Predicted 3D model of RNase P RNA and transfer RNA as a complex of 408 nucleotides. Its mean pLDDT, the model's own confidence on a scale to 100, is 78. It holds a member of the Rfam family "Bacterial RNase P class A". By type it is a ribozyme.
RNA sequence: CCGGUAGGAUAGAUGAUCGCAGGGGGGUCGCCCCCCUGAGGAAAGUCCGGGCUCCAGAGGACAAUGGCGCCGGUUAACGGCCGGUAGCGGUAACGCUCAAGAUAGCGCCACAGAAAACAAACCGCCCGCAAGGGUAAGGGUGAAAAGGUGGGGUAAGAGCCCACCGCGUGGCUGGUGACAGCCAUGGCAGGGCAAGCCUCGCCAGGAGCAAGACCAAGUAGUAGUCUGGGUGGUCCGCCUAUAGGCUACGGGUAGGUCGCUUGAAACCACGGGUAACCGUGGUUCUGGAUAGAUGAUCAUUGAUACAGAACCCGGCUUAUUGCCUACCGGAUUC
RNA sequence: GCGUUUGUAGCUCAGCUGGAUAGAGCGUCGGACUUCGAAUCCGCAGGUCGCACGUUCGAAUCGUGUCAGACGCA
Numbered sequence: 001c002c003g004g005u006a007g008g009a010u011a012g013a014u015g016a017u018c019g020c021a022g023g024g025g026g027g028u029c030g031c032c033c034c035c036c037u038g039a040g041g042a043a044a045g046u047c048c049g050g051g052c053u054c055c056a057g058a059g060g061a062c063a064a065u066g067g068c069g070c071c072g073g074u075u076a077a078c079g080g081c082c083g084g085u086a087g088c089g090g091u092a093a094c095g096c097u098c099a100a101g102a103u104a105g106c107g108c109c110a111c112a113g114a115a116a117a118c119a120a121a122c123c124g125c126c127c128g129c130a131a132g133g134g135u136a137a138g139g140g141u142g143a144a145a146a147g148g149u150g151g152g153g154u155a156a157g158a159g160c161c162c163a164c165c166g167c168g169u170g171g172c173u174g175g176u177g178a179c180a181g182c183c184a185u186g187g188c189a190g191g192g193c194a195a196g197c198c199u200c201g202c203c204a205g206g207a208g209c210a211a212g213a214c215c216a217a218g219u220a221g222u223a224g225u226c227u228g229g230g231u232g233g234u235c236c237g238c239c240u241a242u243a244g245g246c247u248a249c250g251g252g253u254a255g256g257u258c259g260c261u262u263g264a265a266a267c268c269a270c271g272g273g274u275a276a277c278c279g280u281g282g283u284u285c286u287g288g289a290u291a292g293a294u295g296a297u298c299a300u301u302g303a304u305a306c307a308g309a310a311c312c313c314g315g316c317u318u319a320u321u322g323c324c325u326a327c328c329g330g331a332u333u334c
Numbered sequence: 335g336c337g338u339u340u341g342u343a344g345c346u347c348a349g350c351u352g353g354a355u356a357g358a359g360c361g362u363c364g365g366a367c368u369u370c371g372a373a374u375c376c377g378c379a380g381g382u383c384g385c386a387c388g389u390u391c392g393a394a395u396c397g398u399g400u401c402a403g404a405c406g407c408a
Stems, first nucleotide, its partner, number of pairs: 001330008012301007020038008040306001044317002047315005052208004059236004065204005070084005085099001086097004100199002105197002107193003122139002124135004147165006166188001167186008212258004221249006228240003265284008335407007344360004353391001363377004384400005
C1' cells in the first nucleotide's frame, strides 16, 4: 500500500430572527407575556418475548394446534444474549449450523443401472464336457451399491483370518454437562431423507390501550335460541341468568376525563463473574399529543445520511453518515 | 393493533406431493403474403423464478430470515 475479519463510539456545534407543544408563574383574562422542558439508534418492520388491562379466578385432565430442540449459564421472559462441545467452510483472522430420534411405524429416492433395500447377479472370475453351481474381489451405472487400505488365504473369492483406520458394545478416567481420552471386546450390526408424515422431551388459556374505567349526549325495534352464557375443542370444577341473557339484522352516538408515563429507568463509583449479567451505594427526573408539538430561514465552522414517539419495556432484523481501533493474509522497501 | 395473501419473460398466467433443457397466450424482432398496411402463416430472441442463507445427490418447488405489494377485521 492492497484485500479481508471482528468490534467500538458518533449522528453536529454556536449565534440571530420567526414559529409549535407540555408544565409552572403572572396579567389589562374569548386573549397576551415570562421562565423551564421537548424524538431515535434505529422512534421503522411488527419478527419474537414480557409488563399492564379485561374476560369471576386463570384451576385440573385429555385431545388438537402452534412453537422450541447439542450442553451449561443469564434473564421478568424469550426463538435473545454469554461461555463451551461437536460438525462444516476459510491459507488465516474468523464465520456458519431447526445440531434430539432412521432398531416405533408409514412414505419417498427421478434418469441410469442386474439390483435403490426381506438384497440381487449384466459383464467378469472359478469349478464343470454340459446342465448347473460357487463368488461379490474387478468392470460398468448412479448423489448413494451392505465398512476402507494393505497382507495372508482360496479353485476363484469373501472380515474367511491378521495389522492399522472407521463403526458398534462394555468399562475406566477427566468434566456440572454436551463431550473428550484410554482400555477391552464384537468381525460389522447392515444406505439416505424427519427444513416428508411422524416419535420423544419441553413450553403455550384468550384477546389486545380502538385493552379497559368513568361522565355526558342520543336511541326503535324485529327475528331466532335457551340445560343458555361466562374468548376457540371435550370432560370436570367454579361463577352467573332465569324473563333475563345470547346470536343475527336494523337503529343511535362520532363529545370529554382517566388509563399516560417514575421505569425490570438512566448515569457514576465499588464489588462478584471469563462473559452475558448480578449486587451495594450515590446522583438525576429525561416527550405525552388526540389531525396529532419538537420546525423554518440566515451566518460562522471541515461537517452530513437513514429517518419522526402515539400504552410501556427487553431483544432480533432491516435502512443509513463520516470516523476510529484491533487482528489476519499478500506485495514492496529498510 | 390483529390477521390473510401474492411475488416466475415486456404484460397476463401455468408449473410449486423436489428430478435437471422452467412452459403457454399476447407482445417485440426477422421472414413470407400484399402496390403498401392490417389480418394470417413461419421462425428466432427474451428468465439472477423478489433477495440472502441453508436442507438435499439435486430447489422455481422444502426451511429460516428479509424486502416489496395487495386485501380483510376491530